Transfer RNA from Candidatus Staskawiczbacteria bacterium RIFOXYC1_FULL_38_18, 74 nucleotides, folded computationally.
It matches the Rfam family "tRNA".
The coordinates come from a structure-prediction model, not an experiment, and the mean pLDDT is 81.
RNA sequence: GCGCGAUUAGCUCAUUUGGCUAGAGCGCCUCGUUGACGUCGAGGAGGUGGCAGGUCCGAAUCCUGCAUCGCGCA
Numbered sequence: 001g002c003g004c005g006a007u008u009a010g011c012u013c014a015u016u017u018g019g020c021u022a023g024a025g026c027g028c029c030u031c032g033u034u035g036a037c038g039u040c041g042a043g044g045a046g047g048u049g050g051c052a053g054g055u056c057c058g059a060a061u062c063c064u065g066c067a068u069c070g071c072g073c074a
Stems, first nucleotide, its partner, number of pairs: 001073007010026004019057001028044005050066005
C1' cells in the first nucleotide's frame, strides 16, 4: 500500500435483510432485609449507536469518506 472484518451504556454483548420510545448480563446509585458487610428482593440513573456527510417520509441498520483496532496479502 491492497483486501476483509469490527466500532452500540463504565465492561462484555444483543438488536438481520430501514418503521412507534435502542435492550440484556455484570458494574454503579437508592430503598428494604442484616449489628455491619455480603447475599437476596424492589426501584433508578447511565447512549449525539466511533467521526463527518449522503440516500430516504423515516437510518444503529443502506451508500461514501475519515479514524481506531484485528486478520490476511504484498